[in-house]
RNA sequence: GGCAGGGUAGCUCAGUUAGUUAGAGCAUCGGAUUCAUAAACCGAAGGUCGCGGGCGCGAAUCCCGCCCCUGCCA
Numbered sequence: 001g002g003c004a005g006g007g008u009a010g011c012u013c014a015g016u017u018a019g020u021u022a023g024a025g026c027a028u029c030g031g032a033u034u035c036a037u038a039a040a041c042c043g044a045a046g047g048u049c050g051c052g053g054g055c056g057c058g059a060a061u062c063c064c065g066c067c068c069c070u071g072c073c074a
Stems, first nucleotide, its partner, number of pairs: 001073007010026004019057001028044004050066005
């Protein structure tokens, strides 16, 4: 340099033939329970969907450029 895959919550990931409000598990915080702790239970907080631009009524999703990570080729 070329090709492929990936970048979404603190972590691991889902969601991508655009269409109501961006989600799950774990972790964190609060509650309830317990003599107490843990587990299981209830709830809450936490997101510029890598960055910029374009198309469009509408973009995490489509198109273009760039950045980063992984693998392969040279």
Predicted 3D model of a 74-nucleotide RNA (transfer RNA) from a Candidatus Microgenomatia bacterium. The coordinates come from a structure-prediction model, not an experiment, and the mean pLDDT is 81. Its Rfam family is "tRNA". The family's RNA type in Rfam is transfer RNA.